[in-house]
RNA sequence: CUCGCGGUAGCUCAGUGGCUAGAGCGGUCGGCUGUAGCCCGACAGGUCGGAGGUUCAAAUCCUCCUCGCGAGA
Numbered sequence: 001c002u003c004g005c006g007g008u009a010g011c012u013c014a015g016u017g018g019c020u021a022g023a024g025c026g027g028u029c030g031g032c033u034g035u036a037g038c039c040c041g042a043c044a045g046g047u048c049g050g051a052g053g054u055u056c057a058a059a060u061c062c063u064c065c066u067c068g069c070g071a072g073a
Stems, first nucleotide, its partner, number of pairs: 001072007010025004018056001027043005049065005
């Protein structure tokens, strides 16, 4: 320098154009318990890496930038 994959909740990840952005774990509160844990219920938590473009509509498609991993020269 070129190419590929990836960046979505605190963590690990789904979501391949339209449903209000989700799951598990974690957190908080409540139930249960002598207390805690397990278990059950509820709740909180998101600029979808950044900017621009396409579209009636973008986490999703296109361009550029940026960060991580890998490959090649």
Annotation: Transfer RNA from a Candidatus Nanoarchaeia archaeon, 73 nucleotides, folded computationally. The RNAcentral record of the sequence draws on ENA. The prediction has a mean pLDDT of 81. The source organism's lineage runs through Archaea, Nanobdellati, Nanobdellota and Candidatus Nanoarchaeia. Rfam family: tRNA. It is annotated as a transfer RNA.